Notes
RNAcentral holds the sequence, with entries from ENA and MGnify. Predicted 3D model of a 75-nucleotide RNA (transfer RNA) from Saccharimonadales bacterium (SeqCode). The organism belongs to Saccharimonadales (SeqCode), within Bacteria. The prediction has a mean pLDDT of 81.
Parts: sequence; C1' cells; structure tokens
RNA sequence: GCCCUGAUAGCUCAGUGGUAGAGCGCUUCCAUGGUAAGGAAGAGGUCUCGGGUUCAAAUCCCGAUCGGGGCUCCA
Repeated sequence: GCCCUGAUAGCUCAGUGGUAGAGCGCUUCCAUGGUAAGGAAGAGGUCUCGGGUUCAAAUCCCGAUCGGGGCUCCA
C1' cells in the first nucleotide's frame, strides 16, 4: 500500500429497509421475622462519525476514524 471483517444500553451480544431488543447488571415494589434465592414493574441507546439513495436507513451505497485478521502474487 491492497483485501476481508467488526463498531448497537454499564458489560456480552441479537436485529440485513417499516415505532431499537435479549441476557447479566442498575432502580423501585412484592414476598420473608430478616437475608439470599424467587416474582412484578421501571430507567437507561442522536445504533462510531460525515454525506448519499429511499415515502422510510442500525440495515443499502460512498468516505473518514478506531479495533481485529490476511496478502506483498500473476502478467
């Protein structure tokens, strides 16, 4: 330098065009004589950034940044 791949909630990850989800964690409540376990409810995300396509983009296209992996071949 070139190619592939990843970036989504505090953490680990789903979601491949139509209102952003799960597990764990967190908060409140129930329950217990009390604690743990258990049950119910809730909060929390401009989906890495900038453009484009579309009625509609986390999702498709282009570029950038950062992480991971590979190549240095033939004519």